Background: The part of an RNA shown here (small-subunit ribosomal RNA, 3' minor domain) has 147 nucleotides and comes from Candidatus Methanogaster sp. UBA203. Lineage of the source: Archaea > Methanobacteriati > Methanobacteriota > ANME-2 cluster > Candidatus Methanogaster. Rfam family: Archaeal small subunit ribosomal RNA. A reference for the family is Yusupov et al. (2001), "Crystal structure of the ribosome at 5.5 A resolution", Science. Gene Ontology terms of the family: structural constituent of ribosome and ribosome. The family has 86 seed sequences and 709 matches in Rfam 15.1.

[in-house]
Context: one part of a larger RNA
RNA sequence: CACCGCCCGUCACACCACGGGAGUUGGUAAUACCCGAAGUCGCUGGGCUAACCCUUUUAGGGAGGCAAGCGCCGAAGGUAGGAUUGAUGAUUGGGGUGAAGUCGUAACAAGGUAGCCGUAGGGGAACCUGCGGCUGGAUCACCUCCU
Numbered sequence: 001c002a003c004c005g006c007c008c009g010u011c012a013c014a015c016c017a018c019g020g021g022a023g024u025u026g027g028u029a030a031u032a033c034c035c036g037a038a039g040u041c042g043c044u045g046g047g048c049u050a051a052c053c054c055u056u057u058u059a060g061g062g063a064g065g066c067a068a069g070c071g072c073c074g075a076a077g078g079u080a081g082g083a084u085u086g087a088u089g090a091u092u093g094g095g096g097u098g099a100a101g102u103c104g105u106a107a108c109a110a111g112g113u114a115g116c117c118g119u120a121g122g123g124g125a126a127c128c129u130g131c132g133g134c135u136g137g138a139u140c141a142c143c144u145c146c147u
Base pairs, nucleotide, nucleotide: 003111005108008104009103011101013098014097015096016095018093019092020091023088024087025086026085027084028083031080032079033078034077039073041071042070043069044068047066048065049064052062053061054060055059114135115134116133117132118131119130120129121128122127
């Protein structure tokens, strides 16, 4: 490169990351209940028992100890419903990027219905319509103020 300008959204194509998703499958730390090894501790200790004590002294009894039994705690394991985190999932939603695709032309000039904001409804799409608000609206006229 200056209106033969600029520029908006849908749609189509390609790629990228992300969200939702019936679910599926792992990790982590807990909770409740079940079961409960080893072991400490507590209770019992009718079976066993050399040291100590007593006696009626090759024996018996007591103390102490051991086995065994029960209980508390208790690792691992099991069951249940949750928490949290990762992977994956038919499919779905928008987003980003990409010289020359499609449809229109919404915005920028009064952009050809001034634009914008909020809200409601509507529409292939940009958008349209109603209501309220703003001037960051052009043009014309009038009023007020200032120079």